[in-house]
A computed fold for a 329-nucleotide part of an RNA from Ruminiclostridium josui JCM 17888, annotated as large-subunit ribosomal RNA, domain IV. The RNAcentral record of the full RNA draws on SILVA. It matches the Rfam family "Bacterial large subunit ribosomal RNA". The coordinates come from a structure-prediction model, not an experiment, and the mean pLDDT is 88.
Context: one part of a larger RNA
RNA sequence: GCGUUGUUAAGGAACUCGGCAAAUUGACCCCGUAAGUUAGCGAAAAGGGGUGCCUCAAGAGAUUGAGGCCGCAGAGAAUAGGCCCAAGCAACUGUUUAUCAAAAACACAGGUCUCUGCUAAAUCGAAAGAUGAAGUAUAGGGGCUGACGCCUGCCCGGUGCUGGAAGGUUACGGGAAUUGCUUAGGGGAAACCCGAAGGCAUGAACUUAAGCCCCAGUAAACGGCGGCCGUAACUAUAACGGUCCUAAGGUAGCGAAAUUCCUUGUCAGGUAAGUUCUGACCCGCACGAAUGGCGUAAUGACUUGGGCACUGUCUCAACAACGUACCCG
Numbered sequence: 001g002c003g004u005u006g007u008u009a010a011g012g013a014a015c016u017c018g019g020c021a022a023a024u025u026g027a028c029c030c031c032g033u034a035a036g037u038u039a040g041c042g043a044a045a046a047g048g049g050g051u052g053c054c055u056c057a058a059g060a061g062a063u064u065g066a067g068g069c070c071g072c073a074g075a076g077a078a079u080a081g082g083c084c085c086a087a088g089c090a091a092c093u094g095u096u097u098a099u100c101a102a103a104a105a106c107a108c109a110g111g112u113c114u115c116u117g118c119u120a121a122a123u124c125g126a127a128a129g130a131u132g133a134a135g136u137a138u139a140g141g142g143g144c145u146g147a148c149g150c151c152u153g154c155c156c157g158g159u160g161c162u163g164g165a166a167g168g169u170u171a172c173g174g175g176a177a178u179u180g181c182u183u184a185g186g187g188g189a190a191a192c193c194c195g196a197a198g199g200c201a202u203g204a205a206c207u208u209a210a211g212c213c214c215c216a217g218u219a220a221a222c223g224g225c226g227g228c229c230g231u232a233a234c235u236a237u238a239a240c241g242g243u244c245c246u247a248a249g250g251u252a253g254c255g256a257a258a259u260u261c262c263u264u265g266u267c268a269g270g271u272a273a274g275u276u277c278u279g280a281c282c283c284g285c286a287c288g289a290a291u292g293g294c295g296u297a298a299u300g301a302c303u304u305g306g307g308c309a310c311u312g313u314c315u316c317a318a319c320a321a322c323g324u325a326c327c328c329g
Stems, first nucleotide, its partner, number of pairs: 001324008010315002014313001019310001027051005036041001038147001052069007070074001082308007089300002094106002110145007122131003148295004153225003158222002160218005167213003173207002179201004185194003226244005253287001254284001265281005
């Protein structure tokens, strides 16, 4: 010097990204206990008081009452919640990155859509076969959402799915028309021309399914949910009007938000002082309704802000014990 442990005047978070770490609290008994609430909780809320020993009395006893005694200290050592207020997210218990992430991520009960009539759908397997299931739509598979409460608006033009079948298009196949080659023969002085039957090749019209085009439905399917201009007797604003475009132009609720760039928005609260926090406002760059919206008691080794208590976190460091470094042997 370092490490571990312990103690510390005065102050008490001034430390720091942040009370990280440490300290405080701690057992049992009695009293007492708020908002909120899903009436179960919240709750050990919070906050107080007590605890040893001796004698006597009562009592079956546990114990209770009265009086007294000692210490700084009676749960006499050790083991043994710090608490409160507010907000975000997730309902909850649970699960997860074995070895940097435990969470707001996953799951969840509940909700909803869809498929499946049993040799079920779905899945594994060249197959046999098996799971589903020794089940049968109050069942099984898949997708999304995620307790509960109040709700879940508009758009089917695009993509998907479902249904439809009149018309258009359309494969193999059927069908054989047509055309070409070949030449017995004919013509010609020749070159060459024509060319039956047969053979070979070609393969039109016509016929022909699903699909696609087409017609409907469907958004808790994938998804989407406007612009410009004018207008009220101060001003400002625009309930109102006009116009363009669209499938339809964002409803309720919420909103500088885990979403807000400008931005430390503006106002209010808390502080002496607050880019964080809380409550409002709404000009939502770029919230929004099961890719769920908004609330919500309880819960959380979650995140954020504030407070009480407490402290060597700090002002500002000191000392002690043990260990180590270092020196001598």